Predicted 3D model of a 106-nucleotide RNA (FMN riboswitch aptamer (RFN element)) from a mouse gut metagenome. The prediction has a mean pLDDT of 87. It matches the Rfam family "FMN riboswitch aptamer (RFN element)". Gene Ontology term of the family: FMN binding. RNAcentral holds the sequence, with entries from MGnify.
């Protein structure tokens, strides 16, 4: 340098003219690092804004237990999820047959 590859999930059920958006349960977790395996630790991508190769800004975790060593494993309750569209959306559509942290190969 080149190729390839690189995000999951709404099932019942109630209310409603009308809802995978509300309300009750359900269901899902990108990439890289960390003495030991992460959606919640420390970075990275995405998104947005700006004076744009580059800077801002930008979710969410506790308690027990094990062990040298774990907010990473195990038990227990939690909690978090851009922008537009649309009866209010983490799960449909759209931008996107896009873009990309990065992985493997040549």
């Nucleotide at each position: 340098g080149c190729u390839u590859c690189g995000g999951g999930g709404c099932g019942a059920g109630g209310u409603g003219c009308a809802a995978a958006u509300c309300c009750u349960c359900a269901c899902c977790g990108g990439c890289g690092g960390u003495c030991a395996a992460a959606g919640u630790c420390c970075g990275c991508g995405a998104g947005u804004c700006u004076u744009a190769u580059a800077g801002g800004c930008u979710g969410a975790u506790u308690g027990g237990g094990u062990g040298a060593a774990a907010u990473u494993c195990c038990c227990a309750a939690a909690c978090c999820g851009a922008c537009g569209g649309u009866a209010u959306a983490g799960u449909c559509c759209g931008g996107a047959u896009g873009a990309g942290a990065g992985a493997a190969g040549c």